[in-house]
RNA sequence: GGCGCUGUAGCCAAGUGGUAAGGCAGAGCUCUGCAAAAGCUCCACCACCGGUUCGAGUCCGGUCAGCGCCU
Numbered sequence: 001g002g003c004g005c006u007g008u009a010g011c012c013a014a015g016u017g018g019u020a021a022g023g024c025a026g027a028g029c030u031c032u033g034c035a036a037a038a039g040c041u042c043c044a045c046c047a048c049c050g051g052u053u054c055g056a057g058u059c060c061g062g063u064c065a066g067c068g069c070c071u
Base pairs, nucleotide, nucleotide: 001070002069003068004067005066006065007064010024011023012022018054026042027041028040029039030038047063048062049061050060051059
């Protein structure tokens, strides 16, 4: 330098164009004599910038970062 894969919450991770699952952690509440356990609630507009579309995490282009292959 060329090609490919990956980027979603503090962590792991699903999501193939129509309001972003789940688990762990964290916070609040209920329960309890106090705790633990259990239950309920809350917590991400999706790496960044543009484009397409009525509508984009998803499709297209570019940039950045990580990983891999080739040279």

Transfer RNA from Deinococcus proteolyticus MRP, 71 nucleotides, folded computationally. It matches the Rfam family "tRNA". The family's RNA type in Rfam is transfer RNA. The organism belongs to Deinococcus proteolyticus, within Bacteria. The sequence is in RNAcentral, with records from Rfam.